[in-house]
Molecule: Lysine riboswitch aptamer
Organism: uncultured Ruminococcus sp.
Parts: sequence; C1' cells; structure tokens
RNA sequence: GGUAGAGGUGCGGUUGAGAUUAGUAGCCCUGCGGAGGAUAACCAAUCCCGUGAAGCAUGGAGAAAGGCAAUACCGCCGAGGAAUAAUGUGUGGUGAACAUUGUUCCGGCUGUGGGUUCAACAGGCUUACGGCUGUCAUCAUGGUUGUGAUGGAGAGCUAUC
Repeated sequence: GGUAGAGGUGCGGUUGAGAUUAGUAGCCCUGCGGAGGAUAACCAAUCCCGUGAAGCAUGGAGAAAGGCAAUACCGCCGAGGAAUAAUGUGUGGUGAACAUUGUUCCGGCUGUGGGUUCAACAGGCUUACGGCUGUCAUCAUGGUUGUGAUGGAGAGCUAUC
C1' cells in the first nucleotide's frame, strides 16, 4: 500500500401507513376600527387599500409545507455530523437557502441541565456533567482463550497479501 472484516437502540439515503401542525393560516358574511398592508428579512420596484388597510370579535365552511414516523428497500463502518473559508446556483441587489472543495473537531450509544432551531415539552444541532459499550497501549492479577485500574483516538483496530 491492497483486500476482507468488527463495535450496535451503529450511520446515512429512498419510501411514507399514521399522529401532530389545527379547528391554526388563508377565504366569506356581520360589527368595531380608521391608514396602512403584501412580496421569508432589508433596499429598490410592483401590487392592494377612504368603493375602507392593519388589528379585534361573532358566525360559516376550512388547508398545506417543513419537522416526526410504522413498514419496505438501498449504500455503508469518518459510515456521517458540526464549525469555518472559497467557489458556484439563486436574486433587480444584499441576503436566506442549496451544492462542491479545503481546513479543524467528534470512536459509538444514551441520561440530565443549559443554549439554539421548531407550532411543539416531538425531533435536530451544540455544550457541560454522568452512565453503558467497543478498540488499542501500559500496569496488576489469573480460574488459558479472562478480570481490574489508568490513558489514547477512527489517518484508529483485527485478519490476510
């Protein structure tokens, strides 16, 4: 250097039964109100509005996206995730968002608290303190193929060429 593997509520993707979103948004009628409102945000521009904007209340009928997710399938074991920079897509412009590449950090899962996102006390991300677990190193012990303690990190570990 090549090939093949292991860790387990392992990682990611597609699908989406179903729950939630929600009796919410928007729409219509009526009443109050009396000048603003809409295009994620800002600038510009455009559109609606005293033939009544925003907002509030009663009534009528009444969603969806994102997020979660049973099941099934696929690709894998830095799987992947996060931060940051550059480039590109995108826009009237900035920017949001998405993609690629570089650098840095994280072995995996999980509990609790904080922060952030979200409609959400679900979930995601991050952080601090714990627990469980795999792997290697060192030391001790031993009932061979184990146990205990300490420490490291996946550019690791095992087997093989």